[in-house]
RNA sequence: GAUGAAAAUAAGCUUAAUUUCCGUUAAGGCGGAAAGCGGGGGAACCAAUUAAUUGGGGCGAAUCAUGAUCCAUGUAGGGAACCAUCUUUCCCGAGCCCGACAGCUAACCUCGUCAGCAUAGGAUGGGUCAGU
Numbered sequence: 001g002a003u004g005a006a007a008a009u010a011a012g013c014u015u016a017a018u019u020u021c022c023g024u025u026a027a028g029g030c031g032g033a034a035a036g037c038g039g040g041g042g043a044a045c046c047a048a049u050u051a052a053u054u055g056g057g058g059c060g061a062a063u064c065a066u067g068a069u070c071c072a073u074g075u076a077g078g079g080a081a082c083c084a085u086c087u088u089u090c091c092c093g094a095g096c097c098c099g100a101c102a103g104c105u106a107a108c109c110u111c112g113u114c115a116g117c118a119u120a121g122g123a124u125g126g127g128u129c130a131g132u
Base pairs, nucleotide, nucleotide: 001129002128003127012117013116014115018035019034020033021032022031023030024029036113037112038111039110040109041108046103053100055101056098057097058096059095064074065073066072067071077092078091079090080089082126083125084124085123086122087121088120
C1' cells in the first nucleotide's frame, strides 16, 4: 500500500454440497472409489404417556399472524465478500421429501455432496499478500 465485481484479480458470494484418484470417451461427459463436509435411522439412562385422520415425521433460515382474494402487510428466523464484534443500509423469510412410521441415543446401519448467483458502507481489533 492492497484486501477486489465490465474485464483483470494471491484468495468472489449463498449452500453440507469440495478435493483427489481409477476406468471409459477425441473431448465434454459417464461409471466408480476415497478423504473432507453434511443428514437420517438406531440401546441403556433420562424424558414422554392423558393421546391415537384433526394422522405423524424429515431436510431447510424459511415459522407464524392478520386481512382479503391468490394477493398484500407484517413476523420467528436467516444472509451481505479475509476473520470477529458493533452499527447503518439492503436482501431472503421458499420449496421439497417419507408413507402409517421414527423422543434422546454409544456401538452399529444408511443417505447426500445439488442448485443458484455478482449483496454492500462505517468503526474497533486481528490476519494474509506485495513492496521498501

Predicted 3D model of a 132-nucleotide RNA (c-di-AMP riboswitch aptamer (ydaO/yuaA leader)) from Paenibacillus sedimenti. Of the family's consensus pairs, 92% are formed in the model. Lineage of the source: Bacteria > Bacillota > Caryophanales > Paenibacillaceae > Paenibacillus. The sequence was found by an Rfam model in a public genome assembly.